[in-house]
RNA sequence: AAUCACGGAGGCGAUGGAGUUCGCCUUUACCCGCCCCGCAACCAAGUCGGGGAUGAUGACUCCUGAUCCCGA
Numbered sequence: 001a002a003u004c005a006c007g008g009a010g011g012c013g014a015u016g017g018a019g020u021u022c023g024c025c026u027u028u029a030c031c032c033g034c035c036c037c038g039c040a041a042c043c044a045a046g047u048c049g050g051g052g053a054u055g056a057u058g059a060c061u062c063c064u065g066a067u068c069c070c071g072a
Base pairs, nucleotide, nucleotide: 009026010025011024012023013022016063017062018061019060020059021058034052035051036050037049038048
């Protein structure tokens, strides 16, 4: 110096924060969602443009924000 193992730590799971828990990744990593149309095109993929639906959780709980309804 490199490699491996263990421990610790960090990050991530399509829209904010926290706790608990599960899973994944080790920074050249994990993660960064889906549907339709157009461009392109033999097909397909990618990029770009337009439109649409669900959801503030990976899961549970709480808080915050947005929207709707009802009551005071």
Fluoride riboswitch aptamer (crcB RNA motif) from an Acidobacteriota bacterium, 72 nucleotides, folded computationally. It was read from a public genome assembly, where an Rfam model found it.